[in-house]
RNA sequence: CUCCGAUAAGAGCAAAACCGGGGCAACCCGGUGACGCAGAGCCACGGAUCCCAUGGGGACAGCCGGGCCGCCGAA
Numbered sequence: 001c002u003c004c005g006a007u008a009a010g011a012g013c014a015a016a017a018c019c020g021g022g023g024c025a026a027c028c029c030g031g032u033g034a035c036g037c038a039g040a041g042c043c044a045c046g047g048a049u050c051c052c053a054u055g056g057g058g059a060c061a062g063c064c065g066g067g068c069c070g071c072c073g074a075a
Base pairs, nucleotide, nucleotide: 004073005072012037013036017032018031019030020029021028022027035062041068042067043066045065046064047063049059050058051057052056
């Protein structure tokens, strides 16, 4: 360094639901909250699904695949 991922250690993220806000909507932001996560970090490139429309545009990466980057170090 690569592969790999342990009831390891330190750290992190945060489902559903509720409250407030944005949006036609999917959904998103903040707070509370934790179902879970070895990348549940980032990217909309391909597919799936969803919304608005019907030239198309948008959502979603915690759906699958792919790309980039990253903490630790047992077997």